[in-house]
Molecule: c-di-GMP-I riboswitch aptamer
Organism: Sulfurovum sp.
RNA sequence: CUAAGAUAAAGCCAAACCUAUUGUGAAAUAGGGACGGAAAGCUAUGAGUCUAUUAUUAAUGUGUAUGAAAAAUAGAUUGUCAGGUUGCCUUA
Numbered sequence: 001c002u003a004a005g006a007u008a009a010a011g012c013c014a015a016a017c018c019u020a021u022u023g024u025g026a027a028a029u030a031g032g033g034a035c036g037g038a039a040a041g042c043u044a045u046g047a048g049u050c051u052a053u054u055a056u057u058a059a060u061g062u063g064u065a066u067g068a069a070a071a072a073u074a075g076a077u078u079g080u081c082a083g084g085u086u087g088c089c090u091u092a
Stems, first nucleotide, its partner, number of pairs: 002092004012037002017032006035079001041085003045082003048077006059066002
């Protein structure tokens, strides 16, 4: 330097859930908490999923009711999958 890997050691992160705050919302932040993770570090670059608008619309119906799909735009999600990038240890 390259490749592989939760075997060992030292460490790291923190699911669900609860509390507080922010946001129309998806969700995020902080604290508690550990399901798990060899990048569960960073990056929203591609795709997927979700939210808002489009839309008190179209349509059904005659009731004070029910209520979209696709596409587009703007967001969220990196612990959905990939890409880029940085890194501990061991083995070869």